[in-house]
């Protein structure tokens, strides 16, 4: 430098649930809230889900596979 994740560091994301606003619906926003996460950063390229069903439609991705980026730095 490139990869890789022990002990740690700066730190991050924030399930379920509640409240409140939005959506025809699945779901989305915002506040609480903490289950968990080395990529639960990003994208939506495939399967898988899940509304709607006519679509070349819309959702979600903290399911798995992919791509691209990112902190430390021992074996």
């Nucleotide at each position: 430098u490139u990869u890789a994740u022990a002990c740690a560091a700066a730190g991050c994301u924030a399930a379920a649930c509640c409240a409140a606003c939005u959506g025809g619906a699945a779901g989305g926003u915002u506040g609480g809230g903490g289950c968990a996460g080395a990529a639960a950063g990003u994208c939506a390229c495939g399967u898988a889900u899940c509304c709607a069903a006519a679509a070349c439609g819309g959702a979600a991705a903290g399911a798995c596979g992919g791509a691209c980026u990112a902190u430390c730095g021992a074996a």